The RNA shown here (Bacterial RNase P class A) has 297 nucleotides and comes from a Flavobacteriaceae bacterium. Taxonomically the source falls in Flavobacteriaceae (Bacteria, Bacteroidota, Flavobacteriia, Flavobacteriales). The sequence is in RNAcentral, with records from ENA. The gene name in the source record is rnpB. The model forms 99% of the base pairs in the Rfam consensus.
RNA sequence: ACCGCAGGCCACCUUAUCGCUCCUUAGGGAGAGGAAAGUCCGGGCACCACAGUGUAGUAUAGCGGGUAACGCCCGUCCGUCGAAAGGCGAGGACAAGUGCAACAGAAAGGAUGUACAGGUAAUGCUGUAGUGAAAUCAGGUAAACUCUAUACGGUGCAACGCCAUGUAUACCAACGUUUGAGGGCUACACGUUCGAGUUGGAGGGUAGGCGGAUAGAACCUUAAAGCAAUUUAAGGUCUAGAUCAAUGAUAAGGCAUCUUUGGAUGUACAGAACCCGGCUUACGGCCUGCUUUUUUU
Numbered sequence: 001a002c003c004g005c006a007g008g009c010c011a012c013c014u015u016a017u018c019g020c021u022c023c024u025u026a027g028g029g030a031g032a033g034g035a036a037a038g039u040c041c042g043g044g045c046a047c048c049a050c051a052g053u054g055u056a057g058u059a060u061a062g063c064g065g066g067u068a069a070c071g072c073c074c075g076u077c078c079g080u081c082g083a084a085a086g087g088c089g090a091g092g093a094c095a096a097g098u099g100c101a102a103c104a105g106a107a108a109g110g111a112u113g114u115a116c117a118g119g120u121a122a123u124g125c126u127g128u129a130g131u132g133a134a135a136u137c138a139g140g141u142a143a144a145c146u147c148u149a150u151a152c153g154g155u156g157c158a159a160c161g162c163c164a165u166g167u168a169u170a171c172c173a174a175c176g177u178u179u180g181a182g183g184g185c186u187a188c189a190c191g192u193u194c195g196a197g198u199u200g201g202a203g204g205g206u207a208g209g210c211g212g213a214u215a216g217a218a219c220c221u222u223a224a225a226g227c228a229a230u231u232u233a234a235g236g237u238c239u240a241g242a243u244c245a246a247u248g249a250u251a252a253g254g255c256a257u258c259u260u261u262g263g264a265u266g267u268a269c270a271g272a273a274c275c276c277g278g279c280u281u282a283c284g285g286c287c288u289g290c291u292u293u294u295u296u297u
Base pairs, nucleotide, nucleotide: 001293004290005289006288007287008286009285010284012254013253014252015251016250017249018248020031021030022029023028033269037280038279040278041277042276043275044274045156046155047154048153052190053189054188055187057152058151059150060149061148062076063075064074065073066072077091078089079088080087081086092147093146097145098144099141100140109137114129115128116127117126118125160211161210162209163208171201172200173199174198175197182194183193184192185191218237219236220235221234222233223232224231225230255266256265257264258263
C1' cells in the first nucleotide's frame, strides 16, 4: 500500500426576523431520529373473577452469568466456514412409539440373509467377501410427528376513568323468563358467576371534550467491583408532548465539499403519536484497531 475482519463516532453549527405547537413568574423558555420505521420479541401500565382444574396451543433448549424481563446481551466449551483476523450455529432426547431414507447393494430396519467356507439333530448357528456414511450395532434422521424440561391467563391507550349532547320503553319475527335464553371469566370442556331479556329486521337521535400523556428500569461526568455484559456510589441536568396532528421560512457569519475563483450546494435513509429495553430492516460520511500477502528499512 491493497484486500479483508471487527469496533466506535457524526448526522452542519450559531445569531437575528417572521410563522406554528406547548409551558410561563409575561421577562422569557422548550420544540424529531439513529433508526421516530417493521410492529418481530420482552416489560411497564390499564381493564377483564388477582387470573380455578384439565386439554389444546405457542415459545425456548450445551454450560455459566447479566437484566424489570426477553427469543436480547456477555463469557466459555463443542461443531462448522475461513489461509488468518474473525463469522455462524433451529448445539435436550432416536435406550418409548410412529414415520422417512437418493445412488450402490441380495437385503436399509417385521432381515423373505446373497456368495464362499465351516458347523449342527435342526436353525444366519459361525467366519470371510462384496455395496455403502451406515448392514443388527442400544444403526441414521426430531429446521419429521413425538417425548422431556422450563415459561406463557386474555385483550391492548380505539386499554381505562370522568364530564357532557341526543334518545324510542314505538313496530315486526325467532328464542327465553327458575324446566334458565343469553352474557362474563382463556381457544375448548368442566366449574363458577350474573341473569330477564337476547338476536335479527325496519327505524329514531347525536357533540364532543378532559384525564391517561411524558421526571423516567431517564441522561451526563467521575470513582469502585467485574474478563465482559452489567452493577453500585457521589455529583450534576430537565431533555417534544401535539390530537388530524406543531417542529418551518428568510438573511448574515462560520464550517465542510465542489469549482471555470464569479460562485454553487448543505446533500443519504428518513418525520414522534402511551412509555421503555432489544432485535431486524433502510442509509451518507469519518475515525480506530487487527489479519494475510507484497515491497522497503